[in-house]
């Protein structure tokens, strides 16, 4: 240089056109002499960037970053 995946919550990942979710972790409450462990609840994302196509875009195309794997 060429190709290909791949970027969503602090992590680790779903979701692939019609209100963005889980499990881990965070806070708070119950229990318990106290900690754990358990239980129930709260907050945490403008979907890498930007543009387009749509009534509507994390989702589809198009550049651009990063990541990573391959080929020379």
């Nucleotide at each position: 240089g060429c190709c290909a995946a791949a970027g969503u919550a602090g992590c680790u990942c779903a979701g692939g056109g019609g209100u963005a979710g889980a499990g881990c972790a965070a806070c708070g409450c119950u229990c318990u002499c106290g900690u754990a462990a358990a239980g129930c609840g709260u907050a945490g994302g403008c979907c890498g960037u930007g543009a387009g196509u749509u009534c509507g875009a994390a989702u589809c195309u198009c550049a651009c970053c990063u990541u990573u794997g391959g080929c020379u």
Predicted 3D model of a 72-nucleotide RNA (transfer RNA) from a Spirochaetales bacterium. Taxonomically the source falls in Spirochaetales (Bacteria, Pseudomonadati, Spirochaetota, Spirochaetia). RNAcentral records the identical sequence in 3 taxa. Its Rfam family is "tRNA". Rfam's curators write: Transfer RNA (tRNA) molecules are approximately 80 nucleotides in length. It is annotated as a transfer RNA. Its mean pLDDT, the model's own confidence on a scale to 100, is 83.